[in-house]
Molecule: SAM riboswitch aptamer (S box leader)
RNA sequence: CCUUUAUCAAGAGUGACGGAGGGAUCAGGCCCAAUGAUGUCCGGCAACCUGCUGCGAGAGCGGUAAGGUGCCAAAUCCUGCGGCGAAAGCCGAAAGAUGAGGG
Numbered sequence: 001c002c003u004u005u006a007u008c009a010a011g012a013g014u015g016a017c018g019g020a021g022g023g024a025u026c027a028g029g030c031c032c033a034a035u036g037a038u039g040u041c042c043g044g045c046a047a048c049c050u051g052c053u054g055c056g057a058g059a060g061c062g063g064u065a066a067g068g069u070g071c072c073a074a075a076u077c078c079u080g081c082g083g084c085g086a087a088a089g090c091c092g093a094a095a096g097a098u099g100a101g102g103g
Base pairs, nucleotide, nucleotide: 001103002102003101004100005099006098007097008096013042015041016040017039021032022031023030026080027079028078029077043072044071045070048068049067050066051064052063053062054061055060076095081092082091083090084089
């Protein structure tokens, strides 16, 4: 980089450092940010994989949070393509993110 599959409306700080833009990309919106955002550290959340463990004949359903990831404004912030609809809106796809496999 390609691919398979699962998930993406819950949850997570009155801390330290730092000092200008940030919310993936393009466009349009809408937001966050000197009352300090984004980021780093600490801290935390969660439970995908491993470990340990309860029930079960099994398939499986739970618990735990030690290890590997991940995550901690807003639905993946919203829209963009398709279907339904008078509209509001609903459903799906694409793209993206993350885990676990495969090449």